[in-house]
RNA sequence: GCGCGGUUAGCUCAGCUGGUAGAGCACUCGACUGAUACUCGAGCGGUCCAUGGUUCGAAUCCAUGACCGCGCA
Numbered sequence: 001g002c003g004c005g006g007u008u009a010g011c012u013c014a015g016c017u018g019g020u021a022g023a024g025c026a027c028u029c030g031a032c033u034g035a036u037a038c039u040c041g042a043g044c045g046g047u048c049c050a051u052g053g054u055u056c057g058a059a060u061c062c063a064u065g066a067c068c069g070c071g072c073a
Stems, first nucleotide, its partner, number of pairs: 001072007010025004019056001027043005049065005
């Protein structure tokens, strides 16, 4: 330098053919217990890497850039 993959909640990751974002863990509160733990219930938490474009509508499509990983030279 070229090619491919990845970037979504504090962490690990889903998100089908564009239709307005979820799970588990963590955290907070409650139930349970003599008290913890476990378990169960509820809650909190995200300008979806950035900018621009297409579209009635973009996490999703297109362009450029950034960062991480792999491969080729």
Molecule: transfer RNA
Organism: uncultured bacterium